[in-house]
Molecule: SAM riboswitch aptamer (S box leader)
Organism: Rothia aerolata
RNA sequence: UAUCUAUCAAGAGCGGCUAAGAGAACUGGCUCGUUGACGCCGCAGCAACCUCGCCGUGCCCCUCGUGGGCAGGGGCUAAGGUGCUUCCGCCAGUAUCGAUAGAAC
Numbered sequence: 001u002a003u004c005u006a007u008c009a010a011g012a013g014c015g016g017c018u019a020a021g022a023g024a025a026c027u028g029g030c031u032c033g034u035u036g037a038c039g040c041c042g043c044a045g046c047a048a049c050c051u052c053g054c055c056g057u058g059c060c061c062c063u064c065g066u067g068g069g070c071a072g073g074g075g076c077u078a079a080g081g082u083g084c085u086u087c088c089g090c091c092a093g094u095a096u097c098g099a100u101a102g103a104a105c
Stems, first nucleotide, its partner, number of pairs: 001104001003103006013043005021032003025094005044085003049081003053076003057071005089097001
């Protein structure tokens, strides 16, 4: 980053800085915001997409064991990489749209 796959109705906030808008784009609404939203930083938390680790399942090998190898869409933990912590991606319409993760390049 053109692409592929999966998910997006659950969950999770405090402090500091800054200052006027923010909620992806457009349209129509709606909600939040000087009682400081949005954004940035720190700490904390949520989650389980990927990695690590552990358990268990199936198959194979062997010196038959606290052994080794392979497989998968099983389970657990939460150390690492992200991500997220107003409202169904705020609602509706448009779209091969947007966001996140992994793969590939």